[in-house]
Molecule: transfer RNA
Organism: Deltaproteobacteria bacterium
RNA sequence: GGGCGCAUAACUCAGCGGUAGAGUGCAUCCUUCACACGGAUGAAGUCACAAGUUCAAAUCUUGUUGCGCCCA
Repeated sequence: GGGCGCAUAACUCAGCGGUAGAGUGCAUCCUUCACACGGAUGAAGUCACAAGUUCAAAUCUUGUUGCGCCCA
């Protein structure tokens, strides 16, 4: 220098163009003498960044950044 893949909650990951979810973790409550386990409720996201296409973009297109792999 060229090619490919990945980037979504604190962590691990889902998610067909139609307003984003799970598990773990966290907070409160119930339970216990207390802790753990268990149960209920809840908070937490500019979907890496910028532009484009579209009535509508996490999703499609282009570029940038970071990480990983391959080739030279």